[in-house]
Context: one part of a larger RNA
RNA sequence: CACCGCCCGUCAAGCCAUGGAAGCUUAGGGGACCCGAAGUCCGUGACCCAACCUCGGAGGGAGCGGCCGAAGGUAAAUUAAGUGACUGGGGCUAAGUCGUAACAAGGUAGCCGUACGGGAACGUGCGGCUGGAUCACCUCCUA
Numbered sequence: 001c002a003c004c005g006c007c008c009g010u011c012a013a014g015c016c017a018u019g020g021a022a023g024c025u026u027a028g029g030g031g032a033c034c035c036g037a038a039g040u041c042c043g044u045g046a047c048c049c050a051a052c053c054u055c056g057g058a059g060g061g062a063g064c065g066g067c068c069g070a071a072g073g074u075a076a077a078u079u080a081a082g083u084g085a086c087u088g089g090g091g092c093u094a095a096g097u098c099g100u101a102a103c104a105a106g107g108u109a110g111c112c113g114u115a116c117g118g119g120a121a122c123g124u125g126c127g128g129c130u131g132g133a134u135c136a137c138c139u140c141c142u143a
Base pairs, nucleotide, nucleotide: 003106005103008099009098011096013093014092015091016090018088019087020086023083024082025081026080027079028078032074033073034072039068041066042065043064044063047061048060049059052057053056109130110129111128112127113126114125115124116123117122
């Protein structure tokens, strides 16, 4: 390279990271339930026993039962990481598609909020702002 300018969004293509998601995998801690070793303790102890006594007991023990109880098991929940059909938008990428919303009064001034509508940029209604051009008037400032 200056309107043959600039520029917006949908759609299409490629790449990247990411949100949601039935579920799946791994790891962690906790709770519930089942089972329950060793062992202490409690109960029982018809079997056993040398020490004690008034010879019949006292006492002790094996065995049995119970409480607690490590490991193990069951199902569900929970945390973290990974994965996940499908799905949502986002970013980037010389020359794709549709239109033309914005920038000059951008050809309906623009923008903000909100509601409704629409392939898309957007449109319309209501309220607000001037960071609106043009024309006229008023006030103020400077020369």

The prediction has a mean pLDDT of 82. This is a predicted structure of a 143-nucleotide part of an RNA (small-subunit ribosomal RNA, 3' minor domain) from a Rhodothermales bacterium. It matches the Rfam family "Bacterial small subunit ribosomal RNA". Rfam links the family to the GO terms structural constituent of ribosome and ribosome. It was read from a public genome assembly.